[in-house]
């Protein structure tokens, strides 16, 4: 230099044939207990790497760009 994959909640990841953004763990609250742990229920937390474009509507499609991983040279 070329090619491919990836970037989404604090962490690990789903959602990628366009239609309100989710799960598990973690955090916090409540219940349970003499108390703690465990368990059950609930709450908060995200401008979907960044910037443009297409569209009534974009995490999803197009372009550019940053970073990570792999392959080729």
């Nucleotide at each position: 230099g070329c090619c491919g994959a990836g970037a989404u909640a604090g962490c690990u990841c789903a959602g990628c044939c366009g239609g309100u953004a989710g799960a598990g763990c973690a955090a916090c609250g409540c219940a349970u207990u003499c108390g703690u742990a465990a368990u059950g229920c609930g709450u908060g937390g995200g401008u979907c790497g960044u910037g443009a474009g297409u569209u009534c509507g974009a995490a999803u499609c197009u372009c550019a760009u940053u970073c990570u991983c792999g392959g080729c040279u």